Background: A computed fold for a 255-nucleotide RNA from a sheep gut metagenome, annotated as Bacterial large signal recognition particle RNA. Rfam family: Bacterial large signal recognition particle RNA. Rfam classes the family as a non-coding RNA gene. Rfam describes the family as follows. The signal recognition particle (SRP) is a universally conserved ribonucleoprotein involved in the co-translational targeting of proteins to membranes. The model forms 91% of the base pairs in the Rfam consensus. The RNAcentral record of the sequence draws on MGnify.
RNA sequence: GCAGCCGGGGCGUUAGCGGUGUCCUGUACCCACAAUCCGCUUUAGUGGGGGUGAUGGUGUUUUGAGGGCUUUUGCCUGUGUGGUUAGCCCUGCAUAAGCGAUGUUGAAAUUCGGGUCUUACGCAAUGCGUGCCUGUGAACCGUGUCAGGGUGGGAACACAGCAGCACUAAGCGGGAAUUCGUAUGUGCCGUGAGGUCGCCUGGGUGGAGUUGGCUGUGCAGCAAGCGCGCAUGGGUUCGGUUCGAGAAAUGCCGC
Repeated sequence: GCAGCCGGGGCGUUAGCGGUGUCCUGUACCCACAAUCCGCUUUAGUGGGGGUGAUGGUGUUUUGAGGGCUUUUGCCUGUGUGGUUAGCCCUGCAUAAGCGAUGUUGAAAUUCGGGUCUUACGCAAUGCGUGCCUGUGAACCGUGUCAGGGUGGGAACACAGCAGCACUAAGCGGGAAUUCGUAUGUGCCGUGAGGUCGCCUGGGUGGAGUUGGCUGUGCAGCAAGCGCGCAUGGGUUCGGUUCGAGAAAUGCCGC
C1' cells in the first nucleotide's frame, strides 16, 4: 500500500442474469428505484453513503434442512360420470338353525260356559214438569164480616154496600223429597230373546311345545346412498430425478 468481506439457496418471472416478490436456512450495513415491474447484456442489480483493515477466498470428501418435476407405490378426500343378471344398505314373503320370550304353577289342539255385542221389558240414577208445605198476592168487575156513610120505614128494623180485617183465585217466590208423568250414547242392576268372526275370562280332555321380536337362510322387489369402473382435482406417504443453504474433516492461497 492493495485485490477482499458486510449472506446464501429454491420457486416464480425473464431470451438470459441480478433485484423487488415468495419459501427455506440463518443473523451476515444504510438510503432511493422496482411486478400493467427496476437495472444490466455474458457479466453481475443500478445510483449514493458507511464499517472492517482480514478469519477472507477456494478445492476435495462426508453429511444435509428445504424446494422443483414425476400417470412410481400405498392411503385419505372433493367433483363429474357410468352402469350394476343387486356385493352392501332398504322393503316384503317364507323358514325355524342360533339368541330371546313364554310353558309341567301345564304348550299346541279340542270342548263346555260366562263376559264383551244387538234387542225388548223392568228397576235405579239423573234432568224437566206436576203433586206437597209455606210466603206474598184482588181499589172496582172473588168470598165472609162489614165501622162510617147511603136508601126504605112513623118506629122497630131491613136492604144494598165502600174502606179495614181475614181467607183465597190467577200470578210471583221459597222449602223439602214421600206422588204422578216424561226424556236419555246414564248403569259393576234384573229377566228374556238373538248372535258368537275376534278379544278377555273360568273349567274339562291332552301331555311338550308355542312364538316369529333379533341374527341366519331362501325367494321376490328396489339403482337414492355405499361399494365398483372411468375422468379430473387436492393432501400425504414410499420411490426416481434435479437444485441445494448450512455443518464436519482436510488441503491450498493469504496480511